Model confidence (mean pLDDT): 84 of 100. A computed fold for a 693-nucleotide part of an RNA from a Candidatus Margulisiibacteriota bacterium, annotated as large-subunit ribosomal RNA, domain II.

[in-house]
Context: one part of a larger RNA
RNA sequence: GCCGGCGACUUAUGGUUGCAAGCAAGCUUAGGGUGUUGAGCCUGAGGCGUAGCGAAAGCGAGUCUUAAACGGGCGAUUAAGUUUGCAGCUGUAGACCCGAAACCGAUAGCGAUCUAUCCGUGGGCAGGAUGAACUUCGAGUAAAAUCGAAGGGAGGUCCGAACCAGUGGAUGUUGAAAAAUCCUUGGAUGAUCUGCGGAUAGCAGUGAAAAGCUAAACGAGCUCGGAGAUAUCUGGUUCUCCUCGAAAUGGUUUUAGGGCCAGCCUCAAGUUUAUCCUUGCAGGGGUAGAGUACAGUUUGGACUAGGGUCCCGAAAGGGAUUCCAACUUCUCGCUAACUCCGAAUACUGUAAGGUAACUGCUUGGGAGUGAGACUACGAGGGAUAAGCCUCGUGGUCGAAAGGGAAACAGCCCAGAUCGUCAGCUAAGGUUCCUAAAUACAAGCUAAGUGGGAAAGGAAGUAAGGCCACUAAAACAGCCAGGAGGUUGGCUUAGAAGCAGCCACCCUUUAAAGAGUGCGUAACAGCUCACUGGUCGAGUGUUCUUGCGCCGAAAAUACACGGAGCUAAAGCUUGUUACCGAAGCUGCGGGCUGUCUUUGACUUCGGUCAAGGAUAGCGGUAGAGGAGCGUUCCAUUGUAGGUCGAAGCUGGAUCGUGAGAUCUGGUGGACGAAAUGGAAGUGAAUAUGUCGGC
Numbered sequence: 001g002c003c004g005g006c007g008a009c010u011u012a013u014g015g016u017u018g019c020a021a022g023c024a025a026g027c028u029u030a031g032g033g034u035g036u037u038g039a040g041c042c043u044g045a046g047g048c049g050u051a052g053c054g055a056a057a058g059c060g061a062g063u064c065u066u067a068a069a070c071g072g073g074c075g076a077u078u079a080a081g082u083u084u085g086c087a088g089c090u091g092u093a094g095a096c097c098c099g100a101a102a103c104c105g106a107u108a109g110c111g112a113u114c115u116a117u118c119c120g121u122g123g124g125c126a127g128g129a130u131g132a133a134c135u136u137c138g139a140g141u142a143a144a145a146u147c148g149a150a151g152g153g154a155g156g157u158c159c160g161a162a163c164c165a166g167u168g169g170a171u172g173u174u175g176a177a178a179a180a181u182c183c184u185u186g187g188a189u190g191a192u193c194u195g196c197g198g199a200u201a202g203c204a205g206u207g208a209a210a211a212g213c214u215a216a217a218c219g220a221g222c223u224c225g226g227a228g229a230u231a232u233c234u235g236g237u238u239c240u241c242c243u244c245g246a247a248a249u250g251g252u253u254u255u256a257g258g259g260c261c262a263g264c265c266u267c268a269a270g271u272u273u274a275u276c277c278u279u280g281c282a283g284g285g286g287u288a289g290a291g292u293a294c295a296g297u298u299u300g301g302a303c304u305a306g307g308g309u310c311c312c313g314a315a316a317g318g319g320a321u322u323c324c325a326a327c328u329u330c331u332c333g334c335u336a337a338c339u340c341c342g343a344a345u346a347c348u349g350u351a352a353g354g355u356a357a358c359u360g361c362u363u364g365g366g367a368g369u370g371a372g373a374c375u376a377c378g379a380g381g382g383a384u385a386a387g388c389c390u391c392g393u394g395g396u397c398g399a400a401a402g403g404g405a406a407a408c409a410g411c412c413c414a415g416a417u418c419g420u421c422a423g424c425u426a427a428g429g430u431u432c433c434u435a436a437a438u439a440c441a442a443g444c445u446a447a448g449u450g451g452g453a454a455a456g457g458a459a460g461u462a463a464g465g466c467c468a469c470u471a472a473a474a475c476a477g478c479c480a481g482g483a484g485g486u487u488g489g490c491u492u493a494g495a496a497g498c499a500g501c502c503a504c505c506c507u508u509u510a511a512a513g514a515g516u517g518c519g520u521a522a523c524a525g526c527u528c529a530c531u532g533g534u535c536g537a538g539u540g541u542u543c544u545u546g547c548g549c550c551g552a553a554a555a556u557a558c559a560c561g562g563a564g565c566u567a568a569a570g571c572u573u574g575u576u577a578c579c580g581a582a583g584c585u586g587c588g589g590g591c592u593g594u595c596u597u598u599g600a601c602u603u604c605g606g607u608c609a610a611g612g613a614u615a616g617c618g619g620u621a622g623a624g625g626a627g628c629g630u631u632c633c634a635u636u637g638u639a640g641g642u643c644g645a646a647g648c649u650g651g652a653u654c655g656u657g658a659g660a661u662c663u664g665g666u667g668g669a670c671g672a673a674a675u676g677g678a679a680g681u682g683a684a685u686a687u688g689u690c691g692g693c
């Protein structure tokens, strides 16, 4: 992991609501007695109800307050209860099941065969090195000291096996091993290592101290018990069909992933249009916008106090000012906490019309939800960032399948009762993949733009506009001219059109600048403006619009789903067909609500069956309704059964389904159906549990 078995809302006792039944101003016992011992009968404390008020005495349809109530509070005047059964929920109990880490047992127990320390008694430590004290001899001294040699054999001494340890590395890591192996390393006569026997323990021991160790997991051992500890947490929670169907919000909370109240769902009863939609009318408002009348802010100017600076003056004082600048005024603006103004919506009321739906409201039973997500619009925070955070209004998802968006909860279309080899459409599409137009008409695009992007840039291309030149010949090209005063003056070494400064005239002309650029040391030279000729029809500047171009760098080839597409299969405008969904329609069936017809029954309230009309039938949490099956009990071990029961297994038929019936085989002794009753009553998931493989 698979298969098979087991495996979770129970039971007792109170409460409350509904349904059913009995009796009813009453209802009813517990216990006891009796009894063929489940019945029944007798008795009967007590409980609930029939009257309340007051702390109480007490009074009583009233009573309390008070000295007393003009009062005020609670009551009465309207009045049904009670007992039992079943069901829903709830309190107390383990209370749907499994699950802690933990706590306690001072008067529960077991552990020191591992390990820590200690006690008793034994044992082990190859070999080598060093050479302390001390002694003797010699030298030496006045005597000592001292020196030398020999002997000697000390040491938490040295090197290094056994032994003990475990330094670094590698291997191993479902290992050979729940800590090892190999190489390497430390100690190795000592605070040494070790055998055997013994002592100390659970808030306790032991500890050269690491909260280490106390039998492979110790910041408090293990076993048993309290014990089904507790778990606002996680997981799991078993058959079917039908109807409706949420929430992720507000308030509050030692509260924030939990509660409580409200909101939203459902069921029952009541009310019966009170709900909702459209239109009209009547309202209040200060948002969007707008404005600058107020408050604040702000651009430029006018005017002109005050100040600064400068000038005259010995000072007083006077003057100037493209400086700063108040008040006033004109002007361009701005504002959530500005308003002289001011919508659309929304909201409230009202009238008429429409809708009749599982609309509204009230009371009661049962919930779940109280983590929301994205999207469009209006805002705040942020950076007018975020698949960001926080609100408001709508939508979808959540709890919604189907079609489109290649794929894609939240986008677009559209809400799946079932069947159908019928039809029409939506969004979106119609060359092929791929259902349907290689459709039609008119344009645009050349970039594969389409099929990713900005500021900015550009004789791209198409359309349109204003202006200028042009048959008195424009624009472009070609031929020719482009002169004289003069090398203008200044400057300069030089400055001659062309380093720089100043001026920029006159003449001849068809035209020619005191010179547009290149050039020279300076000249020279080339060229331009300007003019003539040649040629012969448009040319030039600018503005607007459509579609394109560049801007454009990321790691395998891609930024149309692909193939592929260019008078498109791209873009714009228009038109007609077609395809396209579980939408709509046709045909057939099922179920539910409401209304209605007929029939049957009736306790006259209604109930059931058949038919018709009409509206509906997506669904998580959840509410409500109706059923299937399993075991056992009563009728009953009855019907049936060796002419073959249960069980297992193949097939057929029936039912919306859970399932049922029949039959073949196997099996070899039990055992229904029906009507009721009672539950150890349904498994795919709990890292469930036991067994098998």
Base pairs, nucleotide, nucleotide: 001693002692003691004690005689006688011093012092013091014090015089016088017087018086019085020084021083022082023081026048027047028046031043032042033041034040052059053058062074063073064072065071096236097235099233103226104225105224108223109222110221116200117199118198119197120196121195122194123193124192125190127159128158129157130155134151135150136149137148138147139146163187164186165185168183169182170181171180202218204214205213206212239627240626241625242624243623244622249262250261251260252259253258263369264368265366266365267364268363269362270361271360274359276354277353278352279351280350281349282348283347289341290339291338295335296334297333300330301329302328304325306324307323308321309320310319311318312317372397373396374395375394376393377392378391379390380389381388402413403412404411417589418588419587420586422585423584424583428579429578430577431563432562433561437576439575440574441573442572443571444570450565456550457549460547461546462545463544464543465542467540468539469538477534478533479532480531481530483507484506485505488502489501490500513528517526518525590617591616592615593614594613595612596611597610598609599608600607601606628682630679631678632677633676634675635674640670647666648665649664650663651662652661653660654659

Taxonomically the source falls in Candidatus Margulisiibacteriota (Bacteria, Bacillati). RNAcentral holds the full RNA, with entries from ENA.